[in-house]
Context: one part of a larger RNA
Molecule: small-subunit ribosomal RNA, 3' major domain
Organism: uncultured Acidobacteriota bacterium
């Protein structure tokens, strides 16, 4: 110069604190350890691994076992040499790959032969095999913290210093004023998205706002674009305006106007680097291997095991609740290999049907809590739903190992969880439903997206983590 300190000052951060909800106990889910296993493929391991790669393991997928084949190979390209159409149907053997039989069958032409294709041979393909500590790309992470730097001058023999440090102030190297520095660049802030208020403009979505017609009823029809909205486009918010307060500076406190005030809220955006952090199994690649195999084809099986341990999770343990009936009020998305209405059947899961819709026009769709009744009366219960039994539905060549869902019966453990821990500051938490994405099926996981709708923040002593000055150091 850095890094470290159970040194010091200043200051941030759901870091504590003040709250409200969990989580550690239960039962399922799912991931991971160990264990087993013929395999239970592989990777990820403090935060930063563990509902993670995996936006979906019945076959496939798959890389793992076992057994069966196969060796210019399944895909890819040169060369030599031999043949010939291949493909395709059919029939047998066989788990199936596959072989065997058989039927059937080429195009161009300069007539030399190409072109396609099948056996040999060669060069050489293949590899999810190993190294992520040999590597590019891409990611986490400190951290959206405010910081990492360079010219040039200038100090010092050098390392280096300075600037960047100091005095205020910000979220913020933010902006002032100082100073041997003056500038400048990556970062920060602004530009983008998106939401909140207004105008133009746009009308096959909206409106009885007007008129007019129709109907049990409905913008359901004419007719219009006022209004709600759909999208394009502009305005608005800058400490701009007043008063205090500051050094007259930056700023910060109050107001006033206003939909919105002091970056409004959200998102997207990640400096120089730290972790030999993660990825050779998305891809690319060096080097090693391997090549009748570690390739590469099938068929079953495993990836789902189960004494046990631990992550993250879903229901719960009830009366602010449970069950019935009844009535509403969303936003945001998918849909022609799809999405599916109305009527019928079935307790139901669902079939049958097949109207409409390449969608603001149809269709998924029923929003749930909420509200209003009506039971229950604190019990292992009208709570709670695992387990098992039986019967069904779907997708699907096929749900035995191993799918979802339905109905009947079955009712387990659980009475709020010990040490310890997690998340959250407003439309947040908490609590309630709805959509996508993979994707035949299958969602307690993820990623959105609307209902309802709090508490609490005295404050910075402490406990993490980080920022700037500064000291001490036998560390680098």
């Nucleotide at each position: 110069u850095g890094a470290c300190g159970g040194g010091g000052g200043c200051c941030c951060g759901c870091a504590c604190a003040a709250g409200c909800g969990g989580u550690g106990g239960a039962g399922c889910a799912u991931g991971u350890g160990g264990u087993u296993u013929a395999a239970u493929u592989c990777g990820a391991c403090g935060c930063a691994a563990c509902g993670c790669g995996a936006a979906g393991a019945a076959c496939c997928u798959u890389a793992c076992c076992u057994g069966g084949g196969u060796u210019u190979g399944a895909a890819c390209c040169g060369c030599c040499g031999a043949g010939g159409a291949u493909c395709g149907g059919u029939g047998c053997a066989g788990a199936g790959a596959u072989g065997c039989a058989u039927c059937u069958u080429c195009c161009c032409u300069u007539c030399g032969g190409g072109g396609c294709u099948u056996c040999g041979g060669u060069a050489g393909a293949g590899g999810u095999g190993c190294u992520g500590c040999a590597u590019g790309g891409c990611u986490g992470u400190c951290g959206u913290c405010a910081g990492c730097u360079c010219g040039u001058g200038u100090c010092g023999u050098g390392a280096g210093a300075u600037g960047u440090u100091g005095g205020g102030u910000u979220a913020a190297g933010u902006c002032c004023c100082g100073c041997a520095a003056c500038g400048a660049g990556c970062g920060c802030a602004a530009c983008c998205c998106u939401u909140g208020c207004c105008c133009u403009c746009u009308g096959u979505u909206g409106c009885c706002a007007c008129c007019a017609g129709g109907u049990a009823a409905u913008g359901c029809u004419g007719a219009g674009c006022a209004c709600u909205c759909u999208g394009a486009g502009g305005g608005g918010a800058c400490u701009g305006c007043c008063g205090g307060u500051g050094a007259u500076a930056a700023a910060c406190c109050g107001g006033a106007g206003g939909a919105a005030g002091g970056u409004g809220g959200g998102g997207a955006u990640g400096a120089c680097g730290u972790c030999a952090a993660g990825u050779c199994c998305u891809c690319a690649u060096g080097g090693c291997c391997u090549u009748u195999a570690u390739g590469u084809c099938c068929a079953g099986g495993g990836c789902u095991a189960c004494a046990c341990a631990c992550g993250u999770g879903c229901u719960a343990c009830a009366a602010u609740g449970g069950u019935c009936g009844g009535u509403a009020c969303a936003a945001a998305g998918g849909g022609u290999c799809g999405c599916a209405a109305a009527a019928c059947c079935g307790c139901g899961a669902g079939g049958u049907g097949g109207a409409g819709c390449u969608a603001a026009u149809c269709c998924c769709a029923a929003a749930a809590a909420a509200c209003c009744g009506u039971c229950c009366c604190c019990a292992g219960u009208u709570c709670g739903g695992a387990u098992u039994g039986g019967a069904g539905u779907c997708u699907g060549c096929a749900a035995u190992u191993c799918g979802a869902c339905u109905c009947c019966a079955u009712g387990a453990a659980g009475g709020u969880g010990g040490a310890a821990u997690c998340g959250c500051u407003a439309g947040u938490a908490a609590u309630c439903g709805c959509g996508g994405a993979u994707c035949a099926g299958c969602a307690g996981g993820c990623c959105g997206c609307g209902g309802u709708g709090a508490a609490u923040a005295c404050g910075u002593u402490c406990c993490c983590g980080g920022g700037c000055c500064u000291u001490g150091u036998a560390c680098a």